This is a predicted structure of a 110-nucleotide RNA (SAM riboswitch aptamer (S box leader)) from Cytophagales bacterium Alg240-R148. The organism belongs to Cytophagales, within Bacteria.
RNA sequence: GAUUUAUAAAGAAGUGUGGAGAGACAGGCUCUUUGAAACACUAGCAACCUAACCAUUUGUAAAGGUGCUAAUUCCUGAUCCGGCACAACAAAGCCCGGAGUAUAUAAAUG
Numbered sequence: 001g002a003u004u005u006a007u008a009a010a011g012a013a014g015u016g017u018g019g020a021g022a023g024a025c026a027g028g029c030u031c032u033u034u035g036a037a038a039c040a041c042u043a044g045c046a047a048c049c050u051a052a053c054c055a056u057u058u059g060u061a062a063a064g065g066u067g068c069u070a071a072u073u074c075c076u077g078a079u080c081c082g083g084c085a086c087a088a089c090a091a092a093g094c095c096c097g098g099a100g101u102a103u104a105u106a107a108a109u110g
């Protein structure tokens, strides 16, 4: 990297090194020399796997394996459905909501 399943409105940051970028991609918007990325250390969050406990539903817990610690996955994203929408039928764009796509992470598979 591929496939499958689950989750993504909650939660949690400081220091040192470093020295200009970062937020996946595109557009927007934002963060950043009052110090970006990256790396290291320490702390924390969470509970996917899970030691342990409880005892029958997925509860407590957090030693270990991952992950995460600006902004809802920062927002939007092909396409479809519903609303807007009228007495009935149809109805574009904008807008609102949902599905979905994409992405991220975990677990499993080959």
Base pairs, nucleotide, nucleotide: 002109003108004107005106006105007104008103013042014041015040016039017038021031022030023029025077026076027075028074043069044068045067048065049064050061052060053059073102079099080098081097082096083095